Predicted 3D model of a 73-nucleotide RNA (transfer RNA) from uncultured Trebonia sp. Rfam family: tRNA. Its family is annotated with triplet codon-amino acid adaptor activity in the Gene Ontology.
RNA sequence: GCGCCGCGAGCUAUAUCGGUGAAGCACUCGACUCUUAAUCGAGAGACACCCGGUUCGAUCCCGGGGCGGCGCA
Numbered sequence: 001g002c003g004c005c006g007c008g009a010g011c012u013a014u015a016u017c018g019g020u021g022a023a024g025c026a027c028u029c030g031a032c033u034c035u036u037a038a039u040c041g042a043g044a045g046a047c048a049c050c051c052g053g054u055u056c057g058a059u060c061c062c063g064g065g066g067c068g069g070c071g072c073a
Base pairs, nucleotide, nucleotide: 001072002071003070004069005068006067007066010025011024012023019056027043028042029041030040031039049065050064051063052062053061
């Protein structure tokens, strides 16, 4: 330098190939307990790497950029 792949709540991570997104852990509150832990219940939390475009509408499509990984040179 070229090609391919990835980029989502604090972390891990499903689904959706156009109509705004699970879950687990962590967190908060409560129950239980002499207390803590464990366990159980409830709750909050993601406009989706950035910019632009297409569209009535984009996390999902298109273009450019950024970061990371793999391969080739």